[in-house]
Molecule: small-subunit ribosomal RNA
Organism: Wukongibacter sp. M2B1
RNA sequence: UUUUUUAAGAGUUUGAUCCUGGCUCAGGAUGAACGCUGGCGGCGUGCUUAACACAUGCAAGUCGAGCGAGAAGGCUAUGACUGAAUCUUCGGAUGAAGGAUUAGCUGGAAAGCGGCGGACGGGUGAGUAACGCGUGGGUAACCUGCCUUGUACAGAGGGAUAGCCACUGGAAACGGUGAUUAAUACCUCAUAAAACUAAAGCUUCGCAUGGAGCUAUAGUCAAAACUCAGGUGGUACAAGAUGGACCCGCGUCUGAUUAGCUAGUUGGUGGGGCAGCGGCCUACCAAGGCGACGAUCAGUAGCCGACCUGAGAGGGUGAUCGGCCACACUGGAACUGAGACACGGUCCAGACUCCUACGGGAGGCAGCAGUGGGGAAUAUUGCACAAUGGGCGAAAGCCUGAUGCAGCAACGCCGCGUGAGUGAAGAAGGCUUUCGGGUCGUAAAACUCUGUCCUAAGGGAAGAAUAAUGACGGUACCUUAGGAGGAAGCCCCGGCUAACUACGUGCCAGCAGCCGCGGUAAUACGUAGGGGGCAAGCGUUAUCCGGAAUCACUGGGCGUAAAGGGUGCGUAGGCGGCCAAAUAAGCCAGAGGUGAAAGGCUACGGCUCAACCGUAGUAAGCCUUUGGAACUGUAUGGCUUGAGUGCAGGAGAGGAGAGUGGAAUUCCUAGUGUAGCGGUGAAAUGCGUAGAUAUUAGGAGGAACACCAGUGGCGAAGGCGACUCUCUGGACUGCAACUGACGCUGAGGCACGAAAGCGUGGGGAGCGAACAGGAUUAGAUACCCUGGUAGUCCACGCCGUAAACGAUGAGUGCUAGGUGUCGGGGGUUCACACCCUCGGUGCCGGAGUUAACGCAUUAAGCACUCCGCCUGGGGAGUACGGUCGCAAGACUGAAACUCAAAGGAAUUGACGGGGACCCGCACAAGCAGCGGAGCAUGUGGUUUAAUUCGAAGCAACGCGAAGAACCUUACCAGGACUUGACAUCCCUGUGACCGGUCCGUAAUAGGACCUUUCCCUUCGGGGACAGAGGAGACAGGUGGUGCAUGGUUGUCGUCAGCUCGUGUCGUGAGAUGUUGGGUUAAGUCCCGCAACGAGCGCAACCCUUGUCUUUAGUUGCCAGCAGGUAAGGCUGGGCACUCUAGAGAGACUGCCGGUGACAAACCGGAGGAAGGUGGGGAUGACGUCAAAUCAUCAUGCCCCUUAUGUUCUGGGCUACACACGUGCUACAAUGGCUGGUACAACGGGAAGCGAAUGAGUAAUCUGGAGCGAAUCCCAAAAAGCCAGUCCCAGUUCGGAUUGUGGGCUGCAACUCGCCCACAUGAAGUUGGAGUUGCUAGUAAUCGCGGAUCAGAAUGUCGCGGUGAAUGCGUUCCCGGGUCUUGUACACACCGCCCGUCACACCAUGGGAGUUGGGGGCACCCGAAGUCAGCUAUCUAACUUUUUAAGGGGAAGCUGCCGAAGGUGAAAUCAAUGACUGGGGUGAAGUCGUAACAAGGUAGCCGUAUCGGAAGGUGCGGCUGGAUCACCUCCUUU
Repeated sequence: UUUUUUAAGAGUUUGAUCCUGGCUCAGGAUGAACGCUGGCGGCGUGCUUAACACAUGCAAGUCGAGCGAGAAGGCUAUGACUGAAUCUUCGGAUGAAGGAUUAGCUGGAAAGCGGCGGACGGGUGAGUAACGCGUGGGUAACCUGCCUUGUACAGAGGGAUAGCCACUGGAAACGGUGAUUAAUACCUCAUAAAACUAAAGCUUCGCAUGGAGCUAUAGUCAAAACUCAGGUGGUACAAGAUGGACCCGCGUCUGAUUAGCUAGUUGGUGGGGCAGCGGCCUACCAAGGCGACGAUCAGUAGCCGACCUGAGAGGGUGAUCGGCCACACUGGAACUGAGACACGGUCCAGACUCCUACGGGAGGCAGCAGUGGGGAAUAUUGCACAAUGGGCGAAAGCCUGAUGCAGCAACGCCGCGUGAGUGAAGAAGGCUUUCGGGUCGUAAAACUCUGUCCUAAGGGAAGAAUAAUGACGGUACCUUAGGAGGAAGCCCCGGCUAACUACGUGCCAGCAGCCGCGGUAAUACGUAGGGGGCAAGCGUUAUCCGGAAUCACUGGGCGUAAAGGGUGCGUAGGCGGCCAAAUAAGCCAGAGGUGAAAGGCUACGGCUCAACCGUAGUAAGCCUUUGGAACUGUAUGGCUUGAGUGCAGGAGAGGAGAGUGGAAUUCCUAGUGUAGCGGUGAAAUGCGUAGAUAUUAGGAGGAACACCAGUGGCGAAGGCGACUCUCUGGACUGCAACUGACGCUGAGGCACGAAAGCGUGGGGAGCGAACAGGAUUAGAUACCCUGGUAGUCCACGCCGUAAACGAUGAGUGCUAGGUGUCGGGGGUUCACACCCUCGGUGCCGGAGUUAACGCAUUAAGCACUCCGCCUGGGGAGUACGGUCGCAAGACUGAAACUCAAAGGAAUUGACGGGGACCCGCACAAGCAGCGGAGCAUGUGGUUUAAUUCGAAGCAACGCGAAGAACCUUACCAGGACUUGACAUCCCUGUGACCGGUCCGUAAUAGGACCUUUCCCUUCGGGGACAGAGGAGACAGGUGGUGCAUGGUUGUCGUCAGCUCGUGUCGUGAGAUGUUGGGUUAAGUCCCGCAACGAGCGCAACCCUUGUCUUUAGUUGCCAGCAGGUAAGGCUGGGCACUCUAGAGAGACUGCCGGUGACAAACCGGAGGAAGGUGGGGAUGACGUCAAAUCAUCAUGCCCCUUAUGUUCUGGGCUACACACGUGCUACAAUGGCUGGUACAACGGGAAGCGAAUGAGUAAUCUGGAGCGAAUCCCAAAAAGCCAGUCCCAGUUCGGAUUGUGGGCUGCAACUCGCCCACAUGAAGUUGGAGUUGCUAGUAAUCGCGGAUCAGAAUGUCGCGGUGAAUGCGUUCCCGGGUCUUGUACACACCGCCCGUCACACCAUGGGAGUUGGGGGCACCCGAAGUCAGCUAUCUAACUUUUUAAGGGGAAGCUGCCGAAGGUGAAAUCAAUGACUGGGGUGAAGUCGUAACAAGGUAGCCGUAUCGGAAGGUGCGGCUGGAUCACCUCCUUU
C1' cells in the first nucleotide's frame, strides 16, 4: 500500500449394519503420441529416444586513416604490326580505325606483416550431490581490454623479418635454402610527476591479522604513429563504470541390507607459486581432522526464476523465455591473451571416418538447414540484413543461420464460420408399435433474405526516431461485384454419469476404469433408429497433482481392526518446580537494504474481441539496524512442596546358600496268603503258581511339599508355596532432623528373562516326546491301554524365545460415587463396632469416551513430557546380506508376482455329535400289521418296431388313470389327405343338408340310385342357410421350455406363529412391543414391563352328530278307536310316538369348594342328554422347497407346415432272469363246512333299476308287474345267534395254477375282459435285520352302497354292525415351537474349509561356473607439456677489456609430475547357467478331514520330536474355550 481469495464427493468387503482399510472413478495439466475426422485466421510451440554417426552449403571477421608490395581494369602518351578508304604516274603515296610494346597517372583483387575481434553471440545437459546452484554477506586477500573522468608524458637510436624473387624437397598436406624490404612489429638508451620496492618517522581508523594518509631518502619501469589537418591513436598513474575471481552463514534427492573414513590427510614453521588467500606445491615438525545433527560408499540428478496441481500447507516438474554452471569426438596438456586452459585455435594419446603415389596426411554439426540411424514421436539443404543487436572501421561500409520473417505440423491457446426468417399435408422415407399411433420433426421441401469466411477486380499501409534503404508483401486493411453456393465430426447412453428402444448373437463372438455384463426375451456384446456430451475437433494411451486426513506440520493412529519393545538399569538426546534481579539467543514491533527482468495477481490501455502485447502497483524469505522483556534459553542468588537421606516401626511363597522333616509312589528283603491282578466304552497287550495283586514289618532312593490357601501376599518382568539358620534387595507407615531440583523419559548400550533345547559332569522314584506292543478304524504313523528312552532334578556354561497378555509403554497432575479385601497410622470405646487417613488389590457404576464391545481415580476420560511401533491382503517374518550362537536357531529384514478385497465389532437368521423349557401315536405301554408265501396293482430295470408321457426321500411308486380288447392313445408298422378333422373372411356355381339301399376297400376313401329348403322382391334379382369347388390370409401340433408364466396343487402344518402404525432405545443393521412370572390346545388369557394399539393367523361364526321344545304330517308312523286278514298300517281314521325337515332352546367355567397373587387359570363337585374347544368335518397366516404340472386349461418365446398336422387298419401301453412299494387271500379250532334264524345305514335307478313266475347245479336266461321313486326295484346285509360235523393234519386249512364245458357284455374277448360248473389242489404251519398305523365308538373285525363304466376292482370314495387293550411317564429316537449360547455358515452343515500329490503357466531364491560394466588400489611403461637442472651445439639487436668474450635466447639432453596403455589381487553391479528350492495362479483331478459348533481329542502360542499330508505327541503358557458344579465377589430385596 492492497482488502482480496477460500475447501462437494461417489462405487466396491456384508443377508443387512457400523467401523477400519485398500482399489477405482468424476477435475485440471502436457514439448506429447495413437485412432477417426478436418473450413479459416491470429499468437505461440515443435528429437523428451542415440552427448549416435555425419555428405553438402553457410554460421567470424574486419581495418589501406598502421606497413611493404601490388594483379585485373581504366586514362594519357608511345606506337612494332595490320591496313579500311582516297588519290595514283599503278611504281606508289596519304592514311582512318584497330593495336603488340613501353612510360606515367589511376585502380585496387588475392596473399602477407601489424592491430582489434575469434573468451561474445549460438548449441547441448554428458558429467556434477558440489560453495555447482539459490539466498544473504565478506575481500583490511584480488584482477578488469574496449568505455568515462582526471593528471603527466611521447626524446634519441638500432637490428631484423614475412611477403616478393631465385633455387629446391614432397603425391598431397606442408616445407627447405639463399638474397632483399616496411611498419602503430621488435630491441636499446634517455626522461620519471605518478606507481612499485626497501627501511624510517608522524597522523588517523578498524572486529583480529591490520588499513588509509603524509614526510624525506635510495632503487626500478614508458611510449607510435597516421591523417582529408577537423582529429584519431600511443604511454604511465589515479578514480569510476562494467565484467570476473576467491571466501563464508543458511538451504539443496534416496539408501544404514553402506559405520567407520582420512597420509597432503589436519595443523604449524621455512620456502615456492598465483591476480590474489590458501597443503595450492615443497621440506621439516606435531598427530591430528571428519562421523549417528549420518562421515565414507552406492544409486539418481545440471541448479534456479519459474511451470502444473492444490483452499492452503504441500506434492510433482525444471520444454519454450530469462539468470548461473558444465561440456564441445574421448582423455590429457599448456600457449597466446585484459579475459581461455578456448565449440567452428594449438600439441599429444585413443577410437572412428576419409585421402594416399603406402612414404605420409586430413577431420570433429551438443551452430543453421539437411542426411542416415534409433524411436510411438518432433519441421525448410527457404528469404533478408529492412528492423533490433554484435564484431571491425574515423567513416562509407563489410560480416552476422544472432535476429527479423516466410514454409511445414489442429501440437497448444484464442477467435470466426459451416447460414437467417417464415414454413403442418405434421409430406416421403427410416425406426418403432398395444396397429390406434408415436418419433426423427419446422427438421426437410417451398418462399423471402443476408454475405462473416470464400471467389474476382480495384486501392493499399504503419513498421523508417534518417535524406536513401522494407525480407515480410501487393501482406494486413479498405472498396466493389458474385452466389447458400465450398465448409461437421467424434465419443458416449447398466450404476458411478447427462442420455433407451428394436433386431442379431446365445458364457459364443465380444465388452470392461471399478463393480461387473454375455448360458434364447442383453437399456452392458454387434448393428440400426432415437437420445446425451463436446465441437474443428473428439476419444484412447502415457505421465504429474488433486480427490487421498491413504505418511496426518496444518491434519491420523496403536485393548479386540495394522500397530506398546518380554522386563528393568542407564548413556547421549528431549522435556522440566517456586521467588528475585540481570542478559537478549529464541520471541514481538518499527525502519532500511535485497528480493534482476520475464511470469502470477489487481487496475488501466493497444491489436474489431480474445489469445497476445504494453504501462503502473504488489509477495514470502534473507541481511542490517532501533526498541521491548511476558514466556523459553543463558548466567547469578535464594526457597521447599518434586526427589533423596535420617530416626522409629510392622507385613510379606522377594532373592541366594546350608541343613532338617513327614505323607505318598516305586524298588529290595522277609512274613501271611492264593489265583488271579491290571486295564477299558468293551477288550487285549502286560504282570502272576518260579506265588503276583492284597496285607504286615524292615530297608533304599529320588522328586514334590496335601490341609492352611483366599480375584490373599511379594517381586521390574519371568516368577515365588514344608520347616530352621545365615547373608541380602525392595516397598509401606509415622516423625519432620538434613540436602536443596539433585527430577522424568530414554535411541544405542548393559543386565535379567517360563518352557523346550544344547555342552560337560552327576542323578534318575514318579511322569514321559521318540519308540514298541495291544485296541479302535475303511485306514489310524492319532485320540484309549500296557510298557518305555531322551528329558524332567543338581552343578557350571550357553540359548534369548512364548497368547513373555491387562493382547493396554513409562512419568506427573486433574475429573461423582458405592462396596469388599490386604498392610500400616490416628480418633473414639470397658470392649465389639464406628469414623478419618496413607499404600496395595478386586467388583459395580456416573459424567466423559469408544466403530461397537466396553473402559471408567488401577481410564481406553481431560492434559503435558519422553520412548517404541503401524500404513491393504497374500508372497513373508520368507530370500539375500550382515550381527550373534556349539547347534537348533535368534535379531535385522525386502522384491518380483498376485488379489479386490483381507479385517474388527455388533445385528437378523440358519446350524451345533451346546444348554434350558414345552408339545406331538415322537418314544414308552399296548393292539393289529408290513418285511417271509401266492396273487393283484404301481415303479425301477431289462426287452421291444413300440413297450407313449409325466410323477422321484419324507411330500414319486392301487400316483395323473372315477376303470388301455377297438375307441381312449399321445407310441410303433403300413396305407391315405394337404386351406386340411376344427374356426373366420373372399369368389364361383348349386339348392339343399340330413337320411335310406346297393356296390366297393384290410379300413378310411370312392361310386350308383332314391328322397329333399326358407325370407324379401320393383320378378331382373337380393339375402339367410347348407353342402361342393377355388385362391390366400390362416388352421393344426399331447412338439420344446414348469428354470419365461397365469391358474391349480403338495409340503412344513391346523404347527402357533407372521407382521404393522405411533412412541421409545440404538450412529446403524435392528431392538422393544412378541421378552419375563404364571396359564392354555393356542402370541389362549392374566399380571408385570417404554411401550400403547392394530392386522393376518388361534378361537368363534358354518355343516354334521348327540338332548329337548315347537311347526308340519305323505310316500313315513300306528298309541288309542273301528273294520279286515293265514299273516301284514292292509283299510277308515289319527299325527300321540318313531321318523322326516324347518324354526328354536341348550353349555357360559354360569354355580359350589379348594389351590393360586384378591388374577388368569387349574383341581374336585353339583345339576345336566352333553362339562370345560362335547365328537367329527369344512376352514391352511407370513413364508419355504427356481417343489409339481406347458399332457386338464390358459399363455410368452422358439420349432414343424404335402408334416412334429389330419385320418384309417393292425400292433403296443398287458412283454419278464430280476429288485422295490402298496394291497388282497391265507397259514386255521376265537376256525372251516352244512342247515336254520335275527338286526342296519349311506346310497343308486329311464339307452335305467328290474319284482313276482318259470328254466338251469350255477353263471344266467325267460318274464315285464312296479318305479323318474320316504310309495317300486337294486336288496340277500355279514359277522352274530341256534344246531350238526371236522379233531390239529399241509388237513373238510389254504386257494394259486392248469384242463374241460358253459354264461354275459360288446362290430369284435387270439394277443387282452368278467362270471359259472366240474376237475386239478402250488407256496404257505405266523415270517431276519428292520419298519407302519392307532388313545374310543378309536384299533381290530364284518358286510353294504356309490362314482367311473357296454363289459371289466383285492383300488378308491362313502355307510353302518360287532367292538377292545394300554398310556408309569418325558431319560432316550424323530419332528416342531420358545428362550439362551458358540460360529470362520448366509446357496445358510447336503455349509465352510486345510495340506501333500499329479498337470499347465508365471515371477523368484540357490547353483559348478561363464560373460560384461562401472569404481577404487598396487606395480610397469610413459606421449604432449609446464617447472627445475645441465650443455662440448647454434645464436641479429645490448655491454665491453672488440673480433673474442659476457648477458640473453634457441635447440638438445636429464629429472619430478603426468594421460592413454599394460599387469595383478580383491570388492561390487548386472546378465546368463545343467540342476535344484519353495511361492503364486489355474477346469468339476487324487488322498485324507486338520480348523470353524464342545467341529466330534477345546483351540492357539513357543519349543522339541515323529509322521504321505493336513497333523500327532511331550513340556510350559494363554482364553481369543462350550457345558455343568462349587468357591469368592458384586447387584437387588